Context: one part of a larger RNA
RNA sequence: CUGGGCGUAAAGCGCACGCAGGUGGCUUGGCCAGUUGGAUGUGAAAGCCCGGGGCUUAACCCCGGAAUUGCAUCCAAAACUUCCAAGCUAGAGUCCGUAAGAGGAGAGUGGAAUUCCCAGUGUAGAGGUGAAAUUCGUAGAUAUUGGGAAGAACACCGGUGGCGAAGGCGGCUCUCUGGUCCGGUUCUGACACUCAAGUGCGACAGCGUGGGGAGCAAACAGGAUUAGAUACCCUGGUAGUCCACGCCGUAAACGAUGCGCGCUAGAUGUCGGGAGGCUUGCCUCUCGGUGUCGUAGCUAACGCGUUAAGCGCGCCGCCUGGGGAGUACGGUCGCAAGAUUAAAACUC
Numbered sequence: 001c002u003g004g005g006c007g008u009a010a011a012g013c014g015c016a017c018g019c020a021g022g023u024g025g026c027u028u029g030g031c032c033a034g035u036u037g038g039a040u041g042u043g044a045a046a047g048c049c050c051g052g053g054g055c056u057u058a059a060c061c062c063c064g065g066a067a068u069u070g071c072a073u074c075c076a077a078a079a080c081u082u083c084c085a086a087g088c089u090a091g092a093g094u095c096c097g098u099a100a101g102a103g104g105a106g107a108g109u110g111g112a113a114u115u116c117c118c119a120g121u122g123u124a125g126a127g128g129u130g131a132a133a134u135u136c137g138u139a140g141a142u143a144u145u146g147g148g149a150a151g152a153a154c155a156c157c158g159g160u161g162g163c164g165a166a167g168g169c170g171g172c173u174c175u176c177u178g179g180u181c182c183g184g185u186u187c188u189g190a191c192a193c194u195c196a197a198g199u200g201c202g203a204c205a206g207c208g209u210g211g212g213g214a215g216c217a218a219a220c221a222g223g224a225u226u227a228g229a230u231a232c233c234c235u236g237g238u239a240g241u242c243c244a245c246g247c248c249g250u251a252a253a254c255g256a257u258g259c260g261c262g263c264u265a266g267a268u269g270u271c272g273g274g275a276g277g278c279u280u281g282c283c284u285c286u287c288g289g290u291g292u293c294g295u296a297g298c299u300a301a302c303g304c305g306u307u308a309a310g311c312g313c314g315c316c317g318c319c320u321g322g323g324g325a326g327u328a329c330g331g332u333c334g335c336a337a338g339a340u341u342a343a344a345a346c347u348c
Stems, first nucleotide, its partner, number of pairs: 004319003007302002012316001014201004021194003025088006033081002035077008049065006091191001092188002095184003099180001103177007110154001114150008125136002162169002206247006215241002220236004258315006266293013297304002321348003330341004
């Protein structure tokens, strides 16, 4: 390479947008590039293969055929693909009317709790643990009442509930704003799908500058435990956690399952919408999401099963024994930490 694969064995890029590329609905006409058929030329000889022949046989040698699956030119066909022209509406989009939602950004605002400060009451303990101690407290703690300050997070509602491409998103109000579903069918008329490169987004931690700092808490200190205890437990506690702006670009970024489309039994729960029916709070049907079980089928098994891991098509990414190693070197990116791309010797 071919072939085979990618939920858990190696393997789906963290997610999206998207140029090139690849692929592409229905009808009619045209062209004949691809495609198909035929003819001619060429495709050296030897060899291989088939049929004969010659050395006593064989090896060997000779003759004939076949093959050389290719290329070029010409003739022809017009179903399919491309291309050209015209048209269509089932894909895609637009429009109108609704609807739900922690989707995003900014501003404002609320109560509970925590800590601290001030004041009152009040007195000897409090705290913490398996038990203790470090610690706090007669300079009045803990408890309790009133007042004040600050920061962060939003109990109940809350739900295999919702929204978002993913990361993720949860008090309330306002402003700006993205996407989606359903119903209607107005319009466009294939405008589509996927996507190397590229671009953007991207939890936590971390970095830079400036703020902020209640609680929590790496590091650190002390107390315990222990043979030891650089831990688990306890008392403290700084970065950080929060905000603004700029970086970083990783993750068990997971459904360990790429995206799109079509097809293939059902049952049941739930969320959003629509239609119909009646006995007006239920039933039936239907579209879109989200769960459970399960038929066929698939799977090494586990399991998956209209939200496929079933049956197919299109496009992309990725895998190729374990270790060495996601390392070295080089390149690119980064302030750094490091990220990304990515070997070999050797070894089993």
Predicted 3D model of a 348-nucleotide part of an RNA (small-subunit ribosomal RNA, central domain) from uncultured Green Bay ferromanganous micronodule bacterium MNG3. Rfam family: Bacterial small subunit ribosomal RNA. Its mean pLDDT, the model's own confidence on a scale to 100, is 90. The full RNA is in RNAcentral, with records from ENA, Greengenes and SILVA. The source organism's lineage runs through Bacteria, Pseudomonadati, Pseudomonadota and Alphaproteobacteria.